Context: one part of a larger RNA
RNA sequence: UGACGGGGACCCGCACAAGCGGUGGAUGAUGUGGAUUAAUUCGAUGCAACGCGAAGAACCUUACCUACCCUUGACAUGUCGCAAAGCUUCCAGAGACGGGAGUGUGCCCGAAAGGGAAUGCGAACACAGGUGCUGCAUGGCUGUCGUCAGCUCGUGUCGUGAGAUGUUGGGUUAAGUCCCGCAACGAGCGCAUCCCUUGUCAUUAGUUGCUACGAAAGGGCACUCUAUGAGACUGCCGGUGACAAACCGGAGGAAGGUGGGGAUGACGUCAAGUCCUCAUGGCCCUUAUGGGUAGGGCUUCACACGUCAUACAAUGGUCGGUACAGAGGGUUGCCAAGCCGCGAGGUGGAGCCAAUCCCAGAAAGCCGAUCGUAGUCCGGAUUGUUCUCUGCAACUCGAGAGCAUGAAGUCGGAAUCGCUAGUAAUCGCAGGUCAGCAUACUGCGGUGAAUACGUUCCCGGGUCUUGUACA
Numbered sequence: 001u002g003a004c005g006g007g008g009a010c011c012c013g014c015a016c017a018a019g020c021g022g023u024g025g026a027u028g029a030u031g032u033g034g035a036u037u038a039a040u041u042c043g044a045u046g047c048a049a050c051g052c053g054a055a056g057a058a059c060c061u062u063a064c065c066u067a068c069c070c071u072u073g074a075c076a077u078g079u080c081g082c083a084a085a086g087c088u089u090c091c092a093g094a095g096a097c098g099g100g101a102g103u104g105u106g107c108c109c110g111a112a113a114g115g116g117a118a119u120g121c122g123a124a125c126a127c128a129g130g131u132g133c134u135g136c137a138u139g140g141c142u143g144u145c146g147u148c149a150g151c152u153c154g155u156g157u158c159g160u161g162a163g164a165u166g167u168u169g170g171g172u173u174a175a176g177u178c179c180c181g182c183a184a185c186g187a188g189c190g191c192a193u194c195c196c197u198u199g200u201c202a203u204u205a206g207u208u209g210c211u212a213c214g215a216a217a218g219g220g221c222a223c224u225c226u227a228u229g230a231g232a233c234u235g236c237c238g239g240u241g242a243c244a245a246a247c248c249g250g251a252g253g254a255a256g257g258u259g260g261g262g263a264u265g266a267c268g269u270c271a272a273g274u275c276c277u278c279a280u281g282g283c284c285c286u287u288a289u290g291g292g293u294a295g296g297g298c299u300u301c302a303c304a305c306g307u308c309a310u311a312c313a314a315u316g317g318u319c320g321g322u323a324c325a326g327a328g329g330g331u332u333g334c335c336a337a338g339c340c341g342c343g344a345g346g347u348g349g350a351g352c353c354a355a356u357c358c359c360a361g362a363a364a365g366c367c368g369a370u371c372g373u374a375g376u377c378c379g380g381a382u383u384g385u386u387c388u389c390u391g392c393a394a395c396u397c398g399a400g401a402g403c404a405u406g407a408a409g410u411c412g413g414a415a416u417c418g419c420u421a422g423u424a425a426u427c428g429c430a431g432g433u434c435a436g437c438a439u440a441c442u443g444c445g446g447u448g449a450a451u452a453c454g455u456u457c458c459c460g461g462g463u464c465u466u467g468u469a470c471a
Base pairs, nucleotide, nucleotide: 001471002470003468004467005466007465008464009463010462011461012460013459015455016454019419020418021417022416023415026310027309028308029307030306031305032304033303034301035300042053043052064296065295066294067293068292069291070290073127077126078125079123080122081121082120083119086103087102088101089100090099091098107116108115109114129285130284132283133282134281138279139278140274141273142272143270145268150189151188152187153186154185155184156165157164158163169180170179171178195262196261197260198259200230201229202228203227209221210220233256236250237249238248239247240246312412316371317370318369319368320367321366322365328359329358330357333352334351338347339346340345378409383404384403385402386401387400388399389398425447426446427445428444429443430442431441
């Protein structure tokens, strides 16, 4: 100087407390461990691994296993030789591949011969190739402490020196934020501001919206929307305070003291994670640890754990009627009306490269009816059967529909998680991935609470101080 303390003082955080809803019990989905397997590819492992890499494993993906094949190679550059390339088709085979048949000559220079470019085949060698190992050799990227308020430097001063001071102290703040003081004076990276979005208003424009019954034509810009500006700064008033910074209350205002949300992550810590995104040192393989193909596996299942979905019902289930979003996506696409089917879906073909058309019926809600506390008109797993769709192909192993079947489950032990307001809870909608496949993820809106006395205690963190046989 740090680190640590079941030392002290002060302060903060959904840290506790006060509340609301969950997890832990059931079934299913998904990930992991373990077991199994020819293979169940690999990585991630306290917080900070476990719906994680994977924004989507039937083939492909795919890295794994088995079998069959190739060896200058699927890919790159260089040398030589031959031929344009390409297209169609037959046989054997699981296919890769092997063996035939037919067609076909292009571009540039040149009168021609010939040469060149691109492409294919063959030969030899330099080499290619490796999702092989080492993240404890690395770059880059990322997580975490933590959006915590800290981390440092120049000059000066003090100290033999390591170092100290500044950065401590008195107040204050979300903040090393600001003020005052002070052997310090300044500065940098952080904080804050600048950026995006949301909340209010003004002006302009309008294939959008509104208006007179509806439509067309026409008119206008009040509303909605788009773009550009304005607006909030402790600016004003009162009080407290040290005549400060600031705090408390008030006015005006759509909004008040960082208005709400986001992006933004200092010096560093964890030899944290990643050599399987990529790049890369070293090591290793080179008729194989490289490459191709078919089939299988990653989807197994006594069990254990994590994260979720659905429930156990009456604040509910079912049936009928009826209302209101936002944000997105669409040409290999979104697909309307109409018709067929109980339905998944089929048919159909209008419109739309989209403020114009389509996806697109929002759901909870509201109004009626029924059920009457029951393993039920709750719950929907499982199974049988008939179909639909995507796709060369749904057996291993897809999603969906109809009918039948109707399991566990009556609110969950010890323990444990999230959340302070348009939040929790609850309800649907969209998108990416994607041929098909979402209970996951990322967004969007609808309905919409309870509680916070307080900081004694648990956890984490910050500042000062103290002890130390630790570094």

Predicted 3D model of a 471-nucleotide part of an RNA (small-subunit ribosomal RNA, 3' major domain) from a metagenome. Its mean pLDDT, the model's own confidence on a scale to 100, is 82. The RNAcentral record of the full RNA draws on SILVA. It matches the Rfam family "Bacterial small subunit ribosomal RNA".